[in-house]
RNA sequence: GGGUGGUUAGUAUAGUGGCAGUACAACGGUCUCCAAAACCGUUGGCGGGGGUCCGAUUCCUCCACCACCCG
Numbered sequence: 001g002g003g004u005g006g007u008u009a010g011u012a013u014a015g016u017g018g019c020a021g022u023a024c025a026a027c028g029g030u031c032u033c034c035a036a037a038a039c040c041g042u043u044g045g046c047g048g049g050g051g052u053c054c055g056a057u058u059c060c061u062c063c064a065c066c067a068c069c070c071g
Base pairs, nucleotide, nucleotide: 001070002069003068004067005066006065007064010024011023012022013021018054026042027041028040029039030038047063048062049061050060051059
């Protein structure tokens, strides 16, 4: 320099155009003499710019970063 894949909540991840889910964690509650466990609930997220579209996490493009491959 070229190519492929990836970037979604604190962490790990799902989501092929129509309100962004799950698990764990955190927080509140129930239970308990107390705590843990269990159960109920709550908070919190689409890497950045531009484009297409009535509508973009999703499609296109550029950039950044990560991993791998080629030279």
Predicted 3D model of a 71-nucleotide RNA (transfer RNA) from Parcubacteria bacterium RAAC4_OD1_1. The coordinates come from a structure-prediction model, not an experiment, and the mean pLDDT is 86. The sequence was found in a public genome assembly. Rfam family: tRNA. Rfam links the family to the GO term triplet codon-amino acid adaptor activity.